A computed fold for a 1495-nucleotide RNA from an uncultured bacterium, annotated as small-subunit ribosomal RNA.
């Protein structure tokens, strides 16, 4: 810091996901030791026990319990508040802290900063009192009620408890005359006086009373910050404010009565979800974003609601009182509670601890201390929950051991790891020794203060006793011995780290992308390795990476994203000049920003986490000073923005009023006769009742042809005949004037094609619905006849939406340049219906800089800048629900979620495709010739069948293909019956002597048995050869051609594939190969950011086709010369012809035209042959997972008395049907019979066989000659001549009969030939299809491989010997260029939509449950207030009656809980039901992407 993921591949946008750190965590495996923190985040859910707030006898009466002292008593035990001390009570003070907990609260909270109308016990400082009386009550005792809790009667008493009186300033309240209001005493000493004595007195020190000031606390007020939702827009009646009154500590509508009508609010009230707030925690560079556990400030709350009482201080967590709702006790009458305190329990949850010690330190209450109290605290306890530290050893040590795994069999690796040898001993074990944490308070004393005082009491100093929960813990030593102490996750790419083996879309992984269908580095396990390490992973969750809300820091032409346009109020910005302010700004100081926390330099723990002392920061806020550039207020001004006058100009700008012709149609006549109209092609329709055509006339409506334009105008939408009438804009010259009057613009207002809606006309023509025809598998479409809303248009009145587009908001400024075009105004020349030229305001094009991802934009910016507005944040779900709001209606505007993908989408690339274009080529069509598809038969497929009919091959590229040749063999298949180291190979070991040939017997053969014969080489050891044991191992036409190699087919003999360097592009890529010509051809010119080379193409190589040279046997014979009935038949010769070798021969060389002077082209001439002269072999990059694992060779799986290896039979040849290839045919261009001419290429010794001879014949028999230019296989068609004369024939040959022949062990299944009979079917062949371009096509024969033998097949040969070709529109292929593409497995692509099943989450719904909140009513508990009252009644006043005051009862307004009724609003559930998503290879079309077949 960036990384992975859309694609064939690039960019760019875009989301999604990983590396980091973190946590009060929990789960999984594992777990040695210490330190130091944390530990119910859930049910504010319910709670058993025990403990958390009590203390003081120096307030007071007093004495239940414990000690002790005294007195009695013989004891037993009794009796005594005298002393220690203390239950329970009266009485202080405490219980308002201290602990817990986050419900509620969106401000009556809290933060920061500031106010003024206030309290305030304790505590300090000051002032000043502290006098004198009185009546009663608890406790106790008595009675009496209750099960208890508890009451009640009567009696007795004390006080710092009450309550008056005096006394009162500094208090408080006043009408300013005056008037009110306190108090308590205990304890310690003690001279002098007083007193029988208690004791007065006095004095300290604590208490008490007033009151004054402080200190801390606390109670009010105000400003600023503090969450989300406009699908909450209004909201309020004590509501805002004034006066009386009333309250409170205090300010206040706090509260009442009257009056006024106001108060908040888009700077967001109101309402509705959420939530305790902070200081701080994690994160991040930081800004900022999520959190608010421990610690620490501040609030609220204590079962749930409510009220007060006491007190300084609550409306009280261990207090009261009522209502609820639980619990428990009950004697059924009544009563008790409240762990959100600290341990436990239930329960709930993934989850979160001990019913522990101690008051030893810190703190708090109380107390005069001692001292009790303290689940505050401080310790121990659990737990790897975090965060630090430690150890599990440490050094040698290669035979690189074993064992393990993996192997290419060599080795490699575990791994110096181990073992073995030499040390140490953290920490765990056992002993031993042992703290810090404590020092105050207390005593003793000393010296100061106070005092009348040497008591007392306060304060410093000295000595001194006691006090430790943790704890026998830290920490330190001593023995022993390596000894007790390693695991988790990963290993396919992001990510460091690979292997073997199982499994076989199974099982299973998975954060994203993704893996597994038989060679998985990805599943599981083992080996090795990576990382982290007493922990590692995994789940959750939060920031980060995300510049993915972009303040710092993003965009809006086409990826999402500019409102349809305009106007405009608030709002935000705003020209130049001067002054004056000082709200914003800067800058000093000043307060305040709690402490801890992070940061920094220090210190303490053995270090480090931890603790701890200084500082630094706290970016904030007050308050004060200055300063006055800007910004903003106020004044005053100018003219550059903006505006107004004045002159012209241009316009389809708007609104209303008249008018014109052409055309369509439609009425009426006329003239005319079979049509007309439409289509690809028809028909439906109109016409014989007279259309169509034409001509006269007429009605009616809409729209305006040429001008016409990349012309003009208008804010947009839009505006088009011509005239009139009203009207908005805009522009341009030249001045004059007003003085920033300006920009944009949330809401708001208005204007807005088309279609659509409502009244009420109008209606030609076009035309949704509909209706007929056509098409079509259908055809609710595309086409055609027809035709109603509707367009139009009138007139009111609505709807507000469009690809409403330049997909580009408005306004201002700047910034090279070319050319058009519209309008005005200038200038030179010129006078013209001209030309050039410059300003301005408009409208295109093209194009610098710059801009963009590219495409593009380019002064009419998408450049570079301000200033305002809208708006976007991943695809779909969805512009969809629901609520609102508008509209008559259809619908608009606002607008979510749950769920679901991992992508959607943008630009440009390379392909590929396109029923897209443009160029070219091929027997590709066309033009001919001849088949095939029909017939039979041959043969191969399918397909059935079968014990088996091995097996492969499947559009072209499978089907007379592998198989150049299944009767056995071949053979792989099936049947039977038989063999196991085996039929062949190579080796080891042992053991034997033959092997080999005969020939008998049994079998169906394989084979089994008997019988005979019988060794070789070597001196020898052995070795050859073979039997037989046993072992390595043979074998498998078994399985993958989708694990291969080789080898072959096809696009295709099509002309194309690339490189290298260089330029251009961000890049995938381009260029070169593109483009003008030309070729058979990327040939080969020219040109041209290209230059240049490779594989192909051509040419090189063979065959032919001419000639020459050479050589002439087996060939040939001109010429000479013998012979023959005849023959090169023989001398002879090689000149011919052939034949072998060797050489020339063609290059567009020549001409002439053409072309661009070029490559070439056309024509011609010489020439055997002419423009690659004919054929052939040769097949680039590469496609098809083409084909073959049965040619061969291999990985790997499988099988090993077999899926191996031998035999016999039989099968591969089967036969209801289909198809490919083919062959004979159908006949007269023919058949039959005769007559009888030519060829080439091969074969031939287990062979060709001449000749002879026998047979009607196939063939036998015999036999010369050929190892082959010699002999032999060895000719057809044609020609010619007779006959058949159109018929199922003297065509045609199938089937089928009988006889044979020839191969072979063997011709049943199942050969091939032959004779004779026999004599099917077809008389030229539907839709379709197939080859051929010249020595070809058709035709006719021959030859050969393979073979014992068999072919119509297959390879080669030659005779004879044609048509045709205008041309590329169209059909297949194929090449190039463009073009479009949503397509990339590439059109056999992609992909939309109903319907059918499944399953997920949604909305609607009759209804029904519950939650909450407003209103009106109703019915009030308890308290407090008011007010009533002859039911009681100590203090005080009064001599007394009585009073005031006080309890009691009553009433009223209030009011919690409840209840009724209505209305809102949030949630759950709902028969049924809409659509939405996801699914497997359903089902129906084929909408969309190419002109996607109707853009």
């Nucleotide at each position: 810091a960036g990384g992975g993921u859309u694609u064939g591949a690039u960019c760019a946008u875009g989301g999604c996901u990983c590396a980091g750190a973190u946590u009060g965590a929990a789960c999984g495996c594992u777990g040695g030791c210490g330190g130091c923190a944390u530990g119910c985040c859930u049910u504010a859910c319910a709670c058993a026990u025990g403990c958390a707030a009590g203390u003081c006898g120096a307030a007071c009466g007093g004495u239940a319990a414990c000690g002790c002292g005294g007195g009695g008593g013989c004891a037993a035990c009794c009796c005594u508040g005298g002393c220690g001390a203390c239950g329970a009570g009266u009485g202080g003070c405490g219980a308002a802290c201290g602990g817990g907990u986050g419900a509620g609260u969106a401000a009556u909270a809290c933060a920061u900063c500031g106010g003024a109308a206030c309290a305030u016990a304790u505590c300090c400082a000051g002032u000043a009192g502290c006098g004198g009386g009185g009546g009663a009550u608890a406790a106790c005792c008595u009675a009496u009620c209750g099960a208890a809790a508890g009451a009640u009667u009567g009696g007795c008493u004390a006080a710092u408890a009450c309550c008056g009186c005096a006394u009162a300033c500094g208090a408080u309240c006043u009408a300013c005359g005056g008037a009110u209001g306190a108090a308590a005493g205990c304890a310690g000493g003690g001279g002098a006086c007083c007193g029988c004595a208690a004791g007065g007195c006095c004095u300290u020190g604590c208490a008490c009373u007033a009151u004054u000031g402080g200190a801390g606390u606390g109670g009010c007020c105000g400003a600023u910050g503090u969450c989300a939702g406009a699908u909450u827009a209004g909201c309020u009646a004590g509501u805002u404010g004034g006066u009386g009154g009333g309250g409170u500590a205090a300010a206040a509508g706090c509260c009442u009565a009257c009056c006024a009508a106001g108060g908040c609010g888009a700077c967001g009230a109101u309402c509705u979800g959420u939530a305790g707030c902070u200081g701080g925690u994690c994160u991040g560079a930081g800004a900022g974003g999520a959190c608010g556990a421990u610690c620490a400030g501040c609030c609220a709350c204590a079962c749930u609601g409510g009220a007060a009482c006491u007190g300084a201080g609550a409306c009280a967590c261990g207090g009261u009182c009522c209502a609820g709702a639980c619990u428990c006790c009950u004697a059924c009458g009544g009563g008790a509670g409240g762990c959100a305190g600290c341990a436990g329990u239930g329960g709930g949850g993934a989850a979160u601890u001990u019913u522990g010690g101690a008051c030893a330190a810190u703190g708090g209450g109380c107390g005069c201390a001692a001292g009790c109290c303290u689940g505050a605290u401080c310790c121990a306890g659990c737990c790897a929950u975090g965060c630090c530290g430690c150890g599990u050893g440490a050094g040698u040590g290669a035979a690189g051991a074993a064992g393990g795994c993996c192997u290419u069999c060599g080795g490699g690796u575990u791994g110096u790891a181990a073992a073995g040898c030499u040390c140490u001993u953290u920490c765990g074990g056992u002993g031993a020794a042992g703290a810090c944490g404590a020092a105050a308070c207390g005593g003793u004393u000393a010296g100061u203060g106070u005092u009348a005082a040497u008591a007392a009491c306060a304060c410093u100093g000295a000595c001194u006793a006691a006090u430790g929960a943790c704890g026998g813990u830290a920490c330190u030593c001593a023995c022993a011995g390596a000894a007790g102490a390693a695991g988790c996750a990963c290993c396919g790419g992001c990510u460091a780290a690979c292997u073997a083996c199982g499994u076989g879309c199974c099982a299973g992984c998975a954060g994203c992308c993704g893996c597994g269908g038989u060679a998985a580095u990805a599943c599981g396990u083992a080996g090795g390795g990576u990382g982290c390490a007493g922990g590692c992973g995994u789940u959750a969750a939060u920031c980060g990476g995300a510049a993915u809300u972009a303040c710092u820091g993003g965009g809006c032409g086409u990826a999402a994203a500019g409102c349809g346009u305009g106007c405009g109020c608030a709002g935000g910005c705003g020209g130049u000049u001067u002054g004056c302010u000082a709200a914003g700004a800067c800058a000093g100081g000043u307060g305040u920003g709690a402490a801890a926390u992070c940061c920094c330099c220090g210190g303490g723990c053995u270090u480090a986490a931890c603790c701890u002392g200084g500082g630094a920061a706290u970016u904030g806020c007050g308050c004060u000073u200055g300063u006055a550039a800007c910004u903003g207020g106020c004044a005053a001004g100018c003219u550059a923005g903006a505006g107004u006058g004045u002159g012209g100009c241009a316009g389809a700008g708007g609104g209303g009023g008249g008018u014109g012709g052409a055309a369509u149609u439609c009425c009426a006549c006329g003239u005319g006769u079979a049509g007309c109209a439409g289509u690809g092609a028809a028909a439906u329709g109109c016409g014989u009742a007279g259309a169509u055509a034409u001509g006269u006339g007429g009605a009616g409506g809409a729209a305006c042809a040429c001008c016409g334009a990349u012309g003009g105008c208008g804010a947009a939408g839009g505006c088009a005949g011509c005239c009139c009438c009203c009207u908005g804009g805009g522009u341009u010259a030249a001045c004059a004037c007003u003085g920033a009057c300006g920009c944009u613009c949330a809401g708001g207002c208005a204007c807005g094609a088309a279609a659509g809606c409502g009244u009420g006309g109008g209606g030609a023509g076009c035309a949704a619905a509909c209706a007929g025809g056509a098409u079509u598998a259908g055809a609710u479409a595309c086409c055609c006849u027809g035709g109603u809303a509707g367009u139009c248009c009138c007139a009111c009145a609505c709807c507000g939406u469009a690809a409403a587009c330049g997909a580009u908001g408005a306004a201002c400024a700047c910034u090279u340049g070319g050319u058009g075009u519209a309008g005005u105004g200038g200038g030179c020349g010129u006078u013209g219906a001209c030309c050039c030229c410059c300003a301005c305001u408009g409208u295109g094009c093209c194009g610098u800089a710059g801009c963009u991802a590219a495409c593009g934009c380019g002064a009419u910016a998408a450049g570079u800048g301000u200033u305002c507005c809208g708006c976007c944040u991943g695809g779909g779900g969805a512009g969809u629900a629901c609520g609102g709001u508008c509209g008559c209606a259809a619908g608009g505007c606002u607008g979510a979620a749950a769920c679901u993908c991992a992508a959607a989408g943008g630009a440009a690339u390379u392909g590929a495709c396109g029923g897209g274009g443009g160029c070219c080529c091929g027997c590709a069509c066309a033009a001919g010739c001849g088949g095939u598809g029909g017939a039979g038969c041959a043969u191969g497929u399918g397909g059935u069948u079968c014990a088996u009919u091995u097996c492969g091959a499947c559009g072209c590229a499978a089907c007379g293909c592998g198989a150049a040749g299944a009767a056995c063999c071949u053979u792989a298949c099936c049947u039977g019956g038989g063999c196991u180291u085996g039929a062949a190979c190579u080796g080891u070991a042992a053991u034997g002597g033959a092997c080999c040939g005969u020939g008998g017997c049994a079998g169906a053969g394989a084979u089994g048995u008997c019988a005979c014969u019988u060794u070789u080489c070597g001196c020898a050891a052995g070795a050859a050869c073979u039997g037989u044991u046993a072992u390595a191992g043979a074998g498998g036409u078994g399985c993958u051609g989708c694990a291969u190699g080789g080898c072959u087919g096809u696009c295709g003999u099509c002309a194309g594939c690339u490189c290298g360097u260089g330029u251009c592009g961000u890049g995938a890529g381009a260029u070169g190969u593109u483009g003008g010509g030309u070729u058979a051809a990327g040939u080969c010119c020219c040109g041209c950011a290209a230059c240049g080379a490779g594989c192909g193409c051509a040419a090189c190589c063979c065959c032919u086709a001419c000639u020459u040279u050479u050589a002439g046997u087996u060939g040939c014979c001109a010429u000479c010369a013998g012979g023959u009935c005849a023959u090169g038949c023989u001398g002879g010769g090689c000149a011919c012809u052939c034949u072998g070798a060797a050489a020339g021969a063609a290059c567009u060389g020549c001409c002439a035209g053409u072309g661009a002077u070029a490559a070439g082209c056309u024509g011609g001439a010489g020439g055997a042959a002419g423009g690659u002269g004919g054929g052939g072999a040769u097949g680039a990059c590469g496609u098809c997972a083409a084909g073959u694992c049965c040619u061969c060779a291999u990985g790997g799986c499988c099988c090993u008395u077999a899926c191996g290896g031998g035999u016999u039979g039989g099968g591969c040849u089967a036969c209801a049907c289909a198809c490919g290839u083919g062959c004979u045919a159908c006949a007269a261009u023919g058949g039959u019979a005769g007559u009888g001419a030519c060829a080439a290429u091969g074969a031939g010794a287990u062979g060709c066989a001449a000749g002879g001879u026998g047979g009607c014949g196939a063939c036998g028999c015999u036999a010369a000659g050929c190892u082959a230019a010699a002999c032999u296989c060895a000719a057809a068609a044609a020609u010619c001549u007779a006959c058949c004369u159109c018929a199922g024939u003297u065509c045609g040959g199938a089937u089928u009969g009988c006889a044979c022949u020839c191969u072979g062990c063997a011709a049943c299944u199942c050969g091939a030939g032959u004779g004779c009979a026999u004599g099917a079917a077809g008389c030229u062949g539907g839709a379709a299809u197939c080859g051929c371009u010249a020595g070809u096509a058709a035709u006719c024969g021959u030859a050969g491989a393979u073979c014992a033998g068999c072919g119509u097949g297959c390879u080669a040969c030659g005779g004879u010997g044609a048509a045709u070709a205008c041309g590329u529109u169209c059909c297949c292929g194929g090449g190039u260029c463009u073009u479009g593409u949503a397509c990339a497995c590439a059109c056999c692509g992609c992909c939309c939509g109903u319907c059918a099943c499944a399953c997920c989450a949604u909305g609607g719904a009759a209804g029904u449950u519950g939650g909450u909140u407003c209103u009106a009513c109703c019915u009030u508990a308890a308290a407090g207030c008011a007010g009533a009252u002859u039911g009681c009644u100590a203090a005080c006043c009064g001599c007394a009656a009585g009073g005031a005051g006080g309890c009691g009862u009553u009433u009223g307004a209030c009011c919690a809980a409840g209840g009724u009724a209505u209305a809102g609003u949030c949630a759950g559930c709902g028969a049924c039901u809409g659509g939405g998503g996801u699914g497997a290879a359903g089902u129906c079309a084929u909408a969309a992407c190419a002109a996607g077949g109707u853009a």

RNAcentral holds the sequence, with entries from ENA. Rfam family: Bacterial small subunit ribosomal RNA.